The RNA shown here (transfer RNA) has 73 nucleotides and comes from a Verrucomicrobiales bacterium. Its Rfam family is "tRNA". By type it is a transfer RNA. The coordinates come from a structure-prediction model, not an experiment, and the mean pLDDT is 82.

RNA sequence: GGCAGCGUAGCUCAGUCGGUAGAGCAGAGGACUCAUAAGCCUUUGGUCGGGGGUUCAAAUCCCUCCGCUGCUA
Numbered sequence: 001g002g003c004a005g006c007g008u009a010g011c012u013c014a015g016u017c018g019g020u021a022g023a024g025c026a027g028a029g030g031a032c033u034c035a036u037a038a039g040c041c042u043u044u045g046g047u048c049g050g051g052g053g054u055u056c057a058a059a060u061c062c063c064u065c066c067g068c069u070g071c072u073a
Stems, first nucleotide, its partner, number of pairs: 001072007010025004019056001027043004049065005
């Protein structure tokens, strides 16, 4: 340099036939307990890597840029 994959919550990841963004863990509160832990109930948290385009509507489709990983010369 060429090709491919990935980028979504603090962390690990779902969501890819376009239709209002989710789970587990972590965090906060509650109840329980003499108290703590575990388990239980409730709950906070997102410019979906940046920009642009298509569309009534984009995490999702298209273009470009950035970062990471792999293959290859």